[in-house]
Large-subunit ribosomal RNA, domain VI from a metagenome, 264 nucleotides, folded computationally.

Context: one part of a larger RNA
Formats: sequence, structure tokens, C1' cells
RNA sequence: CGUAAGAGAUUUGAAGGGAGCUGUCCUUAGUACGAGAGGACCGGGAUAGACUGACCGCUGGUGUACCAGUUGUUCUGCCAAGAGCAUAGCUGGGUAGCUACGUCGGGACGAGGUAAACGCUGAAGGCAUCUAAGCGUGAAACUCCCCCUAAGAUAAGAUCUCUCAUCCUUUAUGGAGUAAGGCUCGUCGUAGACUAUGACGUUGAUAGGUCAGAGGUGGAAGCGCCGUAAGGUGUGUAGCUGACUGAUACUAAUAAGCCGAGGG
Repeated sequence: CGUAAGAGAUUUGAAGGGAGCUGUCCUUAGUACGAGAGGACCGGGAUAGACUGACCGCUGGUGUACCAGUUGUUCUGCCAAGAGCAUAGCUGGGUAGCUACGUCGGGACGAGGUAAACGCUGAAGGCAUCUAAGCGUGAAACUCCCCCUAAGAUAAGAUCUCUCAUCCUUUAUGGAGUAAGGCUCGUCGUAGACUAUGACGUUGAUAGGUCAGAGGUGGAAGCGCCGUAAGGUGUGUAGCUGACUGAUACUAAUAAGCCGAGGG
């Protein structure tokens, strides 16, 4: 820009893409077959591998603004307590998120037309012949069935809902202010390179803060007691705590501007 008014939702599916795998075991059955050795078709069930999709409740990984321990050194006047630097100084753990080594799922069932092949009926050619007319069976392949995208599918589809009889003028396929609605702007993520997308904007829990909790760490500082001391112990499931959950307008989403139909 188009989709013959302007919007907000929900959709149909032309077309395109994805997937398509296999083993082993049990049973049928030591049956059919076979002198024996051996050993099935068909059918039913279980399980596994690789591949693949999703997810983080479990098991783990990571987790550089979480917690603790600890070495050297500098500093906060000193003790104590801390801070900086040393790969995040090193070490032990670890929330959210992201993840696989973790968990769940998938290939199915089925339909249609066929290939090779196997047939029925059947002449030319009194017989025979699956073929010439006609009619069947038949594959991991083909077309569907399953999953994803999809109306710029210009043949531009469908359904529902909302808005509409203002002004100016040179009367035009004109201009202006508006409606429904949208955008800018702002607070932000289940989104994200930017954009887009989604939530919210005081008629408000969108983010921060605060409060409470979960989870993590693992028993803070100070003080008391014991010990010459290193240290231990009580106060005390202590203190601290990023992303998680809930509550709460304290802070910031204020104010404002712009676009947008004229009865098609």
C1' cells in the first nucleotide's frame, strides 16, 4: 500500500514443512514341516536402543551482587569486628533462571489408489490363456490420517461484536475536528540484539521499597560462663540472605500529545 467505510476479536485451510527407524524376549509351539539335526509362517504381548518434542516436580550441573570456612597482605588509631587485593584469592555448600546425565511423550491405529507379483471370468484362436473388454488381492514407497506454519491464497475467504447523518470549502477521489479504536510516552516481563510481542499505567499490585513466608547457608555480633591459652559453651534452628510466593500505594507508571470513518 492492497484486501471498496473505519475498528476489535475468533477462525476456515489453498499451499508448504515436519515426522516416518529398528532390535531382543515371551507366547502361539518345540506345534506345522523334517528320518533326524533342526525349526517356522500367521496372530497376540512385553521391553530396549538410537532419533526427536516438551518440561524442571525428582536426580544432578551451573549459579562472578547468596551463606559459611580459611591463607597472605594493606587499611579502618589499637583489641575485637570488618573492608580492599591476590583467577570469583582458595575451599565447602547453594535459591531463581538456564539445563542433561533427569522426567514425560512421539513413530501408532486406520483408509484409498497402486508397483513387482498372485488371481477370477474370458475371447481373438471351439482348446488354452491374469487381458484384449471386465473384476479382485497386493509394499517401510504414493495420497490421506498425526504435528507445525499459513488469506499478499491479489481468486486477498468466513463468523461475531463495536463506531457512525459534525464543520469548512474552490463541491473534489478535497480539507478540519472527532467516534469505535490505536499510537506516542511511562512501569515492566511469561518477550527480547533492535524491533516485535505480552502485562500494567492511580477506577492501579506493573516494577522498586517494606512486611511476612519459602528456599539457601549452618549457629552472627555483643555479652555471660569455663579454660593460663588456643578454644569451647549459653543467650539462640542464631544471624545473614540475588532472581521465588503472597500482602502492602511508601516511590515511580504523572501530565499530555498525535493518528483515526462519514453510511461505505
Model confidence (mean pLDDT): 90 of 100. It matches the Rfam family "Bacterial large subunit ribosomal RNA". Rfam links the family to the GO terms structural constituent of ribosome and ribosome.